The RNA shown here (FMN riboswitch aptamer (RFN element)) has 122 nucleotides and comes from Lactiplantibacillus plantarum EGD-AQ4.
RNA sequence: GUUCAUCUUCAGGGCAGGGUGCAAUUCCCGACCGGCGGUAACAACCCGCGACCUAUGCAUGUGCAUAGUGAUUUGGUGCAAUUCCAAAGUCGACAGUAAAGUCUGGUAUAAAGAAGAUCGAG
Numbered sequence: 001g002u003u004c005a006u007c008u009u010c011a012g013g014g015c016a017g018g019g020u021g022c023a024a025u026u027c028c029c030g031a032c033c034g035g036c037g038g039u040a041a042c043a044a045c046c047c048g049c050g051a052c053c054u055a056u057g058c059a060u061g062u063g064c065a066u067a068g069u070g071a072u073u074u075g076g077u078g079c080a081a082u083u084c085c086a087a088a089g090u091c092g093a094c095a096g097u098a099a100a101g102u103c104u105g106g107u108a109u110a111a112a113g114a115a116g117a118u119c120g121a122g
Stems, first nucleotide, its partner, number of pairs: 002122003005118006017029003031102002033092002035049004044090002053068006072088005094105003
């Protein structure tokens, strides 16, 4: 230095203003937000992962495995960008409630992963 092991910490943002209505941060106008790793160059919408949800199988200290599960184009610069710049678009689990990406809840959870410690082993 590197790999493994053990442990610790961290690990999600967002309806301003207005309209209707008995009632809506849920409808309408409008506003705002974007986890983690990768990719010739910075990515919500390229590839993958996590989370949520669904199905099947196994298990029954309520989990594990497998599969499924959202959305982008045009132009410009450049060696290189569906990642930058310009323009116009699109997407966002479940439960509750006047119909929710943004409120409340499961969640002071879990986890992709990030940083560090030990010097234990190779």
Lineage of the source: Bacteria > Bacillota > Lactobacillaceae > Lactiplantibacillus > Lactiplantibacillus plantarum.